c-di-AMP riboswitch aptamer (ydaO/yuaA leader) from Ferroacidibacillus organovorans, 147 nucleotides, folded computationally.
RNA sequence: CCGCGGGAAGGGCCGAAUCUCCUUUUUUGGAGAACGGGGGAACCAUUUGUGGGGUGAAUAGAGUGGACUGCGCCCGCAGUCGCUCUUAGGCGCGUAUUAUUUCGCCGAAUCCGUCAGCUAACCUCGUAGGCGAAUACUGGUGGCGAC
Numbered sequence: 001c002c003g004c005g006g007g008a009a010g011g012g013c014c015g016a017a018u019c020u021c022c023u024u025u026u027u028u029g030g031a032g033a034a035c036g037g038g039g040g041a042a043c044c045a046u047u048u049g050u051g052g053g054g055u056g057a058a059u060a061g062a063g064u065g066g067a068c069u070g071c072g073c074c075c076g077c078a079g080u081c082g083c084u085c086u087u088a089g090g091c092g093c094g095u096a097u098u099a100u101u102u103c104g105c106c107g108a109a110u111c112c113g114u115c116a117g118c119u120a121a122c123c124u125c126g127u128a129g130g131c132g133a134a135u136a137c138u139g140g141u142g143g144c145g146a147c
Base pairs, nucleotide, nucleotide: 012131013130014129018033019032020031021030022029034127035126036125037124038123039122044117049114051115052112053111054110055109060086061085062084063083064082066081067080068079069078070077071076072075089106090105091104092103096141097140098139099138101136
């Protein structure tokens, strides 16, 4: 100096998942605010076995000379898993917001259990977890500060 891996810190990121108070020797157990979810009339809407529905951005496809299973006319077909690519959609360090372009990332998982449309009143639940990948220019609006 280069490459790989790890740790810590700062400004921070995804997400509703933060703050305050009381109690408890600590642990803990509660309450409130704030944010978020579900159930739930009328009116309107809707039709259930290939069941249906919720949270969430996470939907919808194509390919495969990889693996497994089944069938058959034995090298073909179908399905599942894996892998690759794309995609509805979502996210990205400034004081807030917004528009175009560009760059990068995600495009999962899980719950209810035959049942739930919307929905005023009302009822009820959650306040976790995971990161350090997380681009930059230009324009508009607003706020604060300084002069």